A computed fold for a 72-nucleotide RNA from a Nanobdellota archaeon, annotated as transfer RNA. Rfam family: tRNA. Rfam classes the family as a transfer RNA. NCBI's taxonomy places the organism under Archaea, Nanobdellati, Nanobdellota. RNAcentral records the identical sequence in 2 taxa.

[in-house]
RNA sequence: GCCCUCGUAGCAUAACGGCGGUGCAUUGCCUUGGUAAGGCAAAGGUUCCGGGUUCAAAUCUCGGCGAGGGCU
Numbered sequence: 001g002c003c004c005u006c007g008u009a010g011c012a013u014a015a016c017g018g019c020g021g022u023g024c025a026u027u028g029c030c031u032u033g034g035u036a037a038g039g040c041a042a043a044g045g046u047u048c049c050g051g052g053u054u055c056a057a058a059u060c061u062c063g064g065c066g067a068g069g070g071c072u
Base pairs, nucleotide, nucleotide: 001071002070003069004068005067006066007065010024011023012022013021018055026042027041028040029039030038048064049063050062051061052060
């Protein structure tokens, strides 16, 4: 230098172009004599950045940035 894959909450991981969920963690409540476990609830995401397409983009597309792998 070229090619491939990937980038979503603190971590992990879903989401036929139409509501962004789930588990763990965190916080509160219930339960207990008190913990752990269990139950209920809450908070937490400008979906890496910027364009384009579309009535509508996490999703399609282009460029950039970053991570991993391969070739030379």